RNAcentral holds the full RNA, with entries from ENA. Predicted 3D model of a 508-nucleotide part of an RNA (large-subunit ribosomal RNA, domain I) from Paraburkholderia phenoliruptrix. It matches the Rfam family "Bacterial large subunit ribosomal RNA".
Context: one part of a larger RNA
RNA sequence: UGCAUGUGGUGGAUGCCUUGGCGAUCACAGGCGAUGAAGGACGCGGUAGCCUGCGAAAAGCUACGGGGAGCUGGCAAACGAGCUUUGAUCCGUAGAUGUCCGAAUGGGGAAACCCACUCCGAAUGGAGUAUCCAUGACUGAAUCCAUAGGUCAUGUGAGGCGAACGCGGUGAACUGAAACAUCUAAGUAACCGCAGGAAAAGAAAUCAACCGAGAUUCCCAGAGUAGUGGCGAGCGAAAUGGGAGCAGCCUGCAUUCUUUAUCUGAACUGUUAGCUGAACGCUCUGGAAAGUGCGGCCAUAGCGGGUGAUAGCCCCGUAAGCGAAAACAGAUUGGAAGAACUAGGUAUGCGAGAAGUAGGGCGGGACACGUGAAAUCCUGUCUGAAGAUGGGGGGACCAUCCUCCAAGGCUAAAUACUCGUGAUCGACCGAUAGUGAACCAGUACCGUGAGGGAAAGGCGAAAAGAACCCCGGGAGGGGAGUGAAACAGAUCCUGAAACCGCAUGCAU
Numbered sequence: 001u002g003c004a005u006g007u008g009g010u011g012g013a014u015g016c017c018u019u020g021g022c023g024a025u026c027a028c029a030g031g032c033g034a035u036g037a038a039g040g041a042c043g044c045g046g047u048a049g050c051c052u053g054c055g056a057a058a059a060g061c062u063a064c065g066g067g068g069a070g071c072u073g074g075c076a077a078a079c080g081a082g083c084u085u086u087g088a089u090c091c092g093u094a095g096a097u098g099u100c101c102g103a104a105u106g107g108g109g110a111a112a113c114c115c116a117c118u119c120c121g122a123a124u125g126g127a128g129u130a131u132c133c134a135u136g137a138c139u140g141a142a143u144c145c146a147u148a149g150g151u152c153a154u155g156u157g158a159g160g161c162g163a164a165c166g167c168g169g170u171g172a173a174c175u176g177a178a179a180c181a182u183c184u185a186a187g188u189a190a191c192c193g194c195a196g197g198a199a200a201a202g203a204a205a206u207c208a209a210c211c212g213a214g215a216u217u218c219c220c221a222g223a224g225u226a227g228u229g230g231c232g233a234g235c236g237a238a239a240u241g242g243g244a245g246c247a248g249c250c251u252g253c254a255u256u257c258u259u260u261a262u263c264u265g266a267a268c269u270g271u272u273a274g275c276u277g278a279a280c281g282c283u284c285u286g287g288a289a290a291g292u293g294c295g296g297c298c299a300u301a302g303c304g305g306g307u308g309a310u311a312g313c314c315c316c317g318u319a320a321g322c323g324a325a326a327a328c329a330g331a332u333u334g335g336a337a338g339a340a341c342u343a344g345g346u347a348u349g350c351g352a353g354a355a356g357u358a359g360g361g362c363g364g365g366a367c368a369c370g371u372g373a374a375a376u377c378c379u380g381u382c383u384g385a386a387g388a389u390g391g392g393g394g395g396a397c398c399a400u401c402c403u404c405c406a407a408g409g410c411u412a413a414a415u416a417c418u419c420g421u422g423a424u425c426g427a428c429c430g431a432u433a434g435u436g437a438a439c440c441a442g443u444a445c446c447g448u449g450a451g452g453g454a455a456a457g458g459c460g461a462a463a464a465g466a467a468c469c470c471c472g473g474g475a476g477g478g479g480a481g482u483g484a485a486a487c488a489g490a491u492c493c494u495g496a497a498a499c500c501g502c503a504u505g506c507a508u
Stems, first nucleotide, its partner, number of pairs: 001507009015493001016458002020429002022426007029418002031161002039101003042055003046079002049075003061095006070083003106115003116129005131158002133155007165196001166194005176183001180230001206213002217244005227235002248410003252350004257345001262336005268330005274322003280295003284291001296313002298302001304316003359383008369395001390405005445452002465492001468479004
């Protein structure tokens, strides 16, 4: 030095576990905001910090319900001081308070800061003062009246935030075509505007085919068909049939009738706290019984979780049943006023029934359809009808025939989505997995910034977390003690391998 065996160290794989994730189903909810949001800054505790909660009335205040013995949130004990059957802590509902920033709104500003004015008040102090829009009033030019403009008042009007879904506007490129230009990607991404709990669409100037159907939306088929296409790559319908779901309407005037929205009351149902809730003992092993053995019981409850190992009957629960002072939601019903503001009530009559429009030329765009034989729809530009004895469509165009009535508007459901709440489930993961994040994570850290972005779980049933003694400056260790176990001793379950020792044997 190598090999082997044994025994250690180091290391943290593996096994087991789960507080966290992931994916679904059902129901709810689908908004919050000048009554100041979302999100923050700074504070608030007897005691330093962080998290949570709260706001100078500051881990809280008031009222009303629930509940019933302990409590003063967590990391996280300890000390101190208190509260509580005169019902605390805790849970629910309603209310009060709610610094500063933030749409941020008195002016400014390098967010959480600086500087004001007016009114009220004896004072610490309190209130108001942005812009736009709407309405009303006052005032008022050029310019007589007027108008523009200005000023003031009123407004629970707007502003900002929010995961996806929706409609509209603007609108790429990589890529594919095995290059590339038409084409594709794609009207996608991105940006902007505007909403709603859904949105959009919607009651035929529609289809069809000589038979007929009868608004829209969504699904299945029709069908990768008919078509379109450097006829390349690709793109790609409709009629029709079957389903889901169904709903139709309005305008101006006059008359008529009733009660919808709205306000208010009642009981009902549900939501926001809760309550009741069956049935077991002995024995053996063991540190511990829920395990073994023996004998019972309940079950509209043998889902699940906990308890010193595996518990229907120990605990929480589960089945089933019950429950609200207050707030909210829903449907029902009684009353008030009332078709006038808003607007879409019923019936009758009269009236009106859409013009720079339809269409055309030129240039574009949308239609599955790339200009094509290219109908249909939209329109930048130039034009430009008829008017029900009329007009549009039926894929150039014409005739015949059929069918519908544009140029005004409203409309539930079936459909899309999930930031979120509750319940339930999983041939989903189990700490290099599953969210980036099981742990104080969008943290530490990196970057001027936009932005990027970790690692890190497990003693034990219970801290019983090792009094005391010894070595040592300490760290650490040896005894003692606890414990079932300490090679479970605190980066502590199990404890693989790489790597490093020690002992022994053999070889060199």
The coordinates come from a structure-prediction model, not an experiment, and the mean pLDDT is 83.